[in-house]
Model confidence (mean pLDDT): 83 of 100. Predicted 3D model of a 72-nucleotide RNA (transfer RNA) from Daphnia carinata.
RNA sequence: GGGGGUAUAGCUCAGCGGUAGAGCAUACGACUGCAGAUCGUAGGGUCCCUAGUUUAAACCUGGGUGCCCCCU
Numbered sequence: 001g002g003g004g005g006u007a008u009a010g011c012u013c014a015g016c017g018g019u020a021g022a023g024c025a026u027a028c029g030a031c032u033g034c035a036g037a038u039c040g041u042a043g044g045g046u047c048c049c050u051a052g053u054u055u056a057a058a059c060c061u062g063g064g065u066g067c068c069c070c071c072u
Stems, first nucleotide, its partner, number of pairs: 001071007010024004018055001026042005048064005
């Protein structure tokens, strides 16, 4: 220098163009002599940045950035 993959909650990851979810963690409640385990509830997101396409974008397109891999 060229090519490919990836970026979503504190962490690990889902998510068909139709307005965002799970597990773990955290807080609270139930239970318990206290705790743990278990069960329930809640909080937590501008979906890496930017521009575009579209009635509508986490998802499609261009550019940029970080990380991983391959070629030279």
Annotation: The RNAcentral record of the sequence draws on Ensembl Metazoa. The organism belongs to Daphnia, within Eukaryota. It matches the Rfam family "tRNA". Its family is annotated with triplet codon-amino acid adaptor activity in the Gene Ontology. About the family: Transfer RNA (tRNA) molecules are approximately 80 nucleotides in length.